[in-house]
């Protein structure tokens, strides 16, 4: 040098001025002080904390997961391990059963599942006769189609051939080791009707799952004018336990009247940040530091110099957390493969 594979990191800093907003202090309406939009804030895919709905415990439906172990508040997250499948490789990716059943494999082809004889082989026997043709009888090793032909290959055997026999794979079982497990090395027995694929076919096994959602909910104020109809209580049964006793409650659904302000939810958290320590890591504990938006017709700017490897793009919080997932800068580091040249 060139081309590839992984993990990671930042998205600004510092100085002047300008606009606005939350918090506190002072104070009389203005002034100090301190804070102020992402790495995806985006999607609403998944998982949860929290609010509510009367609970507990069985099954049922319906979904969703899907190799082993472990991390986690869970999860379809993430970490390490196993086998497949592709890559020279560094590396990627997939992952329960096809011997419970039941269905599909268009076209081509003789046939596409306990299926098959198109081209062919071989034996007799006819025909004067090698060949060719007719018939009978055997075959599935050789060629054809297909994506796939009923284990592979390699030797005897055989009219000519087939696991028909034999050794190796290779599969099934049964055992010994390693291992927490998936799984793996080794031996033995077995010609092996499980030897074709699809379960993002029905299905089957295993495992988890009640419902709705900050417009959740709660509490103040104010104000009007209630009337009708039907039923039990948030997926269904079931069964136990609580409340009520149908003139009760709580639900839905029509007519019709008011009101539409306010506060809390609302930001200290499964929380930054540095040390230590355990562990292959994912994480986990301990110590010690820090508080780091809380808007509500919606604030968190815009200008200009300097740095700096660059400062550019993709873009805007709305209750809050871990994921995934897209989008996006010819920005930076680290390490691994591969080819070339050069010493």
């Nucleotide at each position: 040098g060139g081309g590839a594979g992984u993990a990671g990191c930042c998205a600004g800093g510092c100085g002047a001025c300008u606009a606005c907003c939350c918090u506190g202090a002072u104070u009389a309406u203005a002034u100090c002080a301190g804070g102020g939009a992402g790495g995806a804030a985006a999607g609403u895919c998944c998982g949860g904390g929290c609010u509510c709905c009367a609970g507990c415990a069985g099954g049922c439906a319906u979904g969703a997961u899907g190799g082993c172990u472990c991390c986690u508040a869970a999860c379809a997250g993430g970490a390490g391990c196993a086998g497949g499948a592709u890559g020279c490789a560094a590396g990627u990716u997939c992952u329960g059963g096809a011997a419970a059943g039941u269905g599909c494999c268009a076209c081509a082809g003789a046939a596409a599942u306990c299926a098959u004889a198109c081209c062919g082989u071989u034996u007799c026997g006819g025909u004067a006769a090698a060949a060719g043709c007719c018939g009978a009888a055997a075959c599935a090793a050789g060629g054809g189609u297909g994506g796939a032909a009923u284990g592979g290959c390699g030797a005897g055997g055989u009219a000519a051939g087939a696991g028909c026999u034999c050794a190796c794979c290779g599969c099934a079982c049964u055992g010994u080791c390693a291992g927490u497990a998936a799984u793996g090395u080794c031996a033995g027995u077995g010609g092996c009707a499980a030897a074709g694929g699809c379960a993002a076919a029905c299905c089957c096994c295993a495992u988890c799952a009640g419902g709705a959602g900050a417009a959740a909910a709660a509490c103040c104020g104010a104000g009007c004018a209630g009337g009708g109809u039907c039923u039990g209580g948030u997926g269904c049964c079931u069964g136990c336990a609580c409340a009520u006793u149908a003139u009760a409650a709580a639900g839905a659904c029509c007519c019709g009247g008011g009101u539409a302000g306010g506060u809390u939810g609302c930001u200290u958290g499964a929380g930054u940040c540095a040390g230590g320590a355990a562990g292959u890591g994912a994480u986990u504990c301990c110590u010690g530091u820090c508080c780091c938006a809380g808007a509500u017709g919606a604030a968190u700017u815009g200008u200009c110099g300097c740095c700096u490897u660059g400062a550019a793009a993709c873009a805007g919080a709305a209750c809050c957390c871990g994921g995934c997932u897209u989008a996006u800068g010819a920005g930076c580091u680290a390490c691994u493969c591969c080819c070339g040249a050069u010493a």

Notes:
The RNA shown here (Bacterial RNase P class A) has 343 nucleotides and comes from candidate division TA06 bacterium ADurb.Bin131. It was read from a public genome assembly, where an Rfam model found it. The coordinates come from a structure-prediction model, not an experiment, and the mean pLDDT is 75.